[in-house]
Overview: A computed fold for a 74-nucleotide RNA from a bacterium, annotated as transfer RNA. Its Rfam family is "tRNA". The family's RNA type in Rfam is transfer RNA. Its mean pLDDT, the model's own confidence on a scale to 100, is 81.

RNA sequence: GCGCCUAUAGCUCAGCUGGUUAGAGCACGCGACUUAUAAUCGCGGGGUCCUUGGUUCAAGUCCAAGUAGGCGCA
Repeated sequence: GCGCCUAUAGCUCAGCUGGUUAGAGCACGCGACUUAUAAUCGCGGGGUCCUUGGUUCAAGUCCAAGUAGGCGCA
C1' cells in the first nucleotide's frame, strides 16, 4: 500500500428480510431474606447504536467517505 472482518449500556454480546418502546447476562443502586455477610429473589438507573454525509415515509440495520482495532497478502 491492497483486500477482508469488527465497532450497540461500565464489561461480554444479541438485534432476522429496514417498521411499531433498543435488549440479555454480568456489574452498579434500592428492597426482601439473614443476628450479619455471601448466595438467592424482586425492583430500578444507565445508550448521541464509532464519526460525518446520503437513500427512504421510516436506518442499529442499506450506501459512501473517514476513524479505531484485528486478520491476510505484498